Model confidence (mean pLDDT): 89 of 100. Predicted 3D model of an 85-nucleotide RNA (c-di-GMP-I riboswitch aptamer) from Thiohalophilus thiocyanatoxydans. Its Rfam family is "c-di-GMP-I riboswitch aptamer". Its family is annotated with cyclic-di-GMP binding in the Gene Ontology. It was read from a public genome assembly, where an Rfam model found it. NCBI's taxonomy places the organism under Bacteria, Pseudomonadati, Thiohalomonadales, Thiohalophilaceae, Thiohalophilus.
RNA sequence: AUGUGACAAGGGAAAACCCGGUGAAAGUCGGGGGCUCAAAACUACAGGUCUACGGAGCGUGCUCUAGGACGGCUGGGUUGCCACA
Numbered sequence: 001a002u003g004u005g006a007c008a009a010g011g012g013a014a015a016a017c018c019c020g021g022u023g024a025a026a027g028u029c030g031g032g033g034g035c036u037c038a039a040a041a042c043u044a045c046a047g048g049u050c051u052a053c054g055g056a057g058c059g060u061g062c063u064c065u066a067g068g069a070c071g072g073c074u075g076g077g078u079u080g081c082c083a084c085a
Base pairs, nucleotide, nucleotide: 002085003084004083005082012037013036017032018031019030020029021028022027035072041078042077043076045075046074047073048070049069050068054065055064056063057062058061
């Protein structure tokens, strides 16, 4: 430097659910919790998904719309612990 995650060590993160904050919502943040994760670290670049305050349309309660979100949906980019080869 490249590849791999079989064994091991020390650590790290934290799904559902519950409580509280925040937000129009999707979500997000804090506490509890722990399904899982070697990139479950960072990044909305490509695809995808969610929401629709505002805006637009019309059949007036529905449709469309991201400038709002999701990195624990997939791919790409950047960085990285330990062990083994």